[in-house]
Molecule: c-di-GMP-I riboswitch aptamer
Organism: Gemmataceae bacterium
RNA sequence: CCUCGACAAUGGCAAACCCGUCGUGAGGCGGGGACGCAAAGCUAUGGGCUCUUAACUGUCUCGAGGGGGGGACAGUUUAAGGCUGCCAGGCUACCGAA
Numbered sequence: 001c002c003u004c005g006a007c008a009a010u011g012g013c014a015a016a017c018c019c020g021u022c023g024u025g026a027g028g029c030g031g032g033g034a035c036g037c038a039a040a041g042c043u044a045u046g047g048g049c050u051c052u053u054a055a056c057u058g059u060c061u062c063g064a065g066g067g068g069g070g071g072a073c074a075g076u077u078u079a080a081g082g083c084u085g086c087c088a089g090g091c092u093a094c095c096g097a098a
Base pairs, nucleotide, nucleotide: 004096005095012037013036017032018031019030020029021028022027035085041091042090043089045088046087047086048083049082050081052079054077055076056075057074058073059072060071061070062069
């Protein structure tokens, strides 16, 4: 130095939930709080999940004198977002038993 990661040392981060705040929302930030984490440090690059908008398709439903009508749900696509504590990739880093 690389790999690796211990009932080691010094320290670190902080899920759910609660409060405040920003956002249509996913969610972000601050405080409290600890389930966990050896990269739970950084990065939305690939996959994934998710939100909003629009279009199309299907199903159900409502309404009417009439209809290229209304509504709900699901799927696909589009656009703009969110999540790195989902899995990979990239960058960086403390300590040193086996």